[in-house]
Context: one part of a larger RNA
RNA sequence: GGAUGAAUGCUGGCGGCGUGUCUAAGGCAUGCAAGUCGCGCGGAUCAGUACCGGUAGCAAUACUGGUGCUGACUAGCGGCAAACGGGUGCGUAACACAUUGGUAACCUGCCUCGAAGUCGGGCACAACUCCGCGAAAGCGGAGCUAAUUCCACGAUGGGCAUGGGGGGACAAAUGUCAUUCCCAUGUAAAGCGCAAAACGCGCUUCGAGAGGGGCCUAUGGCCUAUCAGCUUGUUGGCGGGGUAAAAGCCCACCAAGGCUAUGACGGGUAGGGGAUGUGAGAGCAUGAUCCCCCUCACUGGGACUGAGACACUGCCCAGACACCUACGGGUGGCUGCAGUCGAGAAUAUUCCUCAAUGGGCGAAAGCCUGAAGGAGCGACGCCGCGUGCAGGACGAAGGGCUUCGGCUCGUAAACUGCUUUUAUCAGGGAAGAAUUUUGACGGUACCUGAAGAAUAAGAGGUUGCUAACUCUGUGCCAGCAGCAGCGGUGAUACAGAGACCUCAAGCAUUAUCC
Numbered sequence: 001g002g003a004u005g006a007a008u009g010c011u012g013g014c015g016g017c018g019u020g021u022c023u024a025a026g027g028c029a030u031g032c033a034a035g036u037c038g039c040g041c042g043g044a045u046c047a048g049u050a051c052c053g054g055u056a057g058c059a060a061u062a063c064u065g066g067u068g069c070u071g072a073c074u075a076g077c078g079g080c081a082a083a084c085g086g087g088u089g090c091g092u093a094a095c096a097c098a099u100u101g102g103u104a105a106c107c108u109g110c111c112u113c114g115a116a117g118u119c120g121g122g123c124a125c126a127a128c129u130c131c132g133c134g135a136a137a138g139c140g141g142a143g144c145u146a147a148u149u150c151c152a153c154g155a156u157g158g159g160c161a162u163g164g165g166g167g168g169a170c171a172a173a174u175g176u177c178a179u180u181c182c183c184a185u186g187u188a189a190a191g192c193g194c195a196a197a198a199c200g201c202g203c204u205u206c207g208a209g210a211g212g213g214g215c216c217u218a219u220g221g222c223c224u225a226u227c228a229g230c231u232u233g234u235u236g237g238c239g240g241g242g243u244a245a246a247a248g249c250c251c252a253c254c255a256a257g258g259c260u261a262u263g264a265c266g267g268g269u270a271g272g273g274g275a276u277g278u279g280a281g282a283g284c285a286u287g288a289u290c291c292c293c294c295u296c297a298c299u300g301g302g303a304c305u306g307a308g309a310c311a312c313u314g315c316c317c318a319g320a321c322a323c324c325u326a327c328g329g330g331u332g333g334c335u336g337c338a339g340u341c342g343a344g345a346a347u348a349u350u351c352c353u354c355a356a357u358g359g360g361c362g363a364a365a366g367c368c369u370g371a372a373g374g375a376g377c378g379a380c381g382c383c384g385c386g387u388g389c390a391g392g393a394c395g396a397a398g399g400g401c402u403u404c405g406g407c408u409c410g411u412a413a414a415c416u417g418c419u420u421u422u423a424u425c426a427g428g429g430a431a432g433a434a435u436u437u438u439g440a441c442g443g444u445a446c447c448u449g450a451a452g453a454a455u456a457a458g459a460g461g462u463u464g465c466u467a468a469c470u471c472u473g474u475g476c477c478a479g480c481a482g483c484a485g486c487g488g489u490g491a492u493a494c495a496g497a498g499a500c501c502u503c504a505a506g507c508a509u510u511a512u513c514c
Stems, first nucleotide, its partner, number of pairs: 001514004006510005013385006019378002021343001026341003030338003035080003040077002043074001045072012087296001089294001097220003101216003106213003111209008119154002121151002128143006160186007168177003191201003222268003229259003234256004239251003271293004275286004298319005321332004349375001351374003357371001358369004388418004398409004424450005432441001458503005463484003469498005479486002
């Protein structure tokens, strides 16, 4: 000198774009943050309508019950989503990350393309009804029922799976590929909408793709030797188990190996990268915001479901903590968005909207979305603008200094003329919307007009380094100070005043990095 997620002191006009718990991965009141589909299904409720009854009435009609259809709505079953999106950096020195390859050792819902099929049966369980238990949370028993639920039921079937056999090419380690060939065994399906034909959306099996993921290899990136030896599933083999998949991943048996001064093992610290700061560069330091990857979700453990989780707002167990309780028993998990207590030098609103972008579901209308888009608060940062311009000497008053002549603040003010950025008031008023509809932001940005210099300057410094000096007070006192050093009676170094210097809506200080 530059930089900062800064803090502190004094000061503070406006706008744009950013950014804001670095500490206690401490505890959390409250609200919201993941739903959706009635074009999968059976019901319930409400409304309409048609028909059939009942009661009153001569009748019109009124009331009421049942059945069918249509519409609205949706607790339950079912499907998809909930593994994304959002947060954190505890742990982790590791294939966690980055780069490079491999997978002839693998998986892949939704989407795209291609091929073929979608035949026939059956058993349930919710809802519902009845009974019961409980303070509640909720639970139990009996009975009925639908489906795109379920069936280790049947049929059909291939280029599918498993097993066996034969030849070719590649690879050599099991193997893989192509035309494949042969044999045996095994395995499918679900319907819905409609004008009921067509068609559309689905469903089943197989092949291919896209995108996504798993696993493996090599290389790279912290400190410590006041850590020198470490290791028994350890290293390898054989056989088995296991997984989507190679493998001590796990198990039995066998062998005795494997790593290490090119730093094993131990200890400390730490999420990694793209990047960021600085620097001429090499480098050094950092890893907030944004993007990619990893990791965690009260603490520890576990699996279930599923294409995908060992699952932030799912389940089970244990523990700590907190809350409710009728004392028998229950409930909860903000490291989502706000907010609160605590901690701290320190860090914001319990805001608006789904209008846009994107995500989930749906045939669609649409619903949901604290993702996101916006607004609010903070000079926290960067950038831009303003606080006026011109004239004006009798150098006014006043302040300061003075050698008492004057000098200085100083064209500065007053005064005259002008301008109106900005602020204020009034009028108009968007784009962002994607051919109709649809704008939170927002009566915002912006435009026009009006009046009026009007609404707007401070902070630090002045001995040298270092730009800027005098007076008064004080008297090694009070104090200053980044370093050298000032102060003991003429202090340009303390304190006040005037003048001056520098930066400026900021200026200084502290901390940290280069």
A computed fold for a 514-nucleotide part of an RNA from a Patescibacteria group bacterium, annotated as small-subunit ribosomal RNA, 5' domain. Rfam family: Bacterial small subunit ribosomal RNA.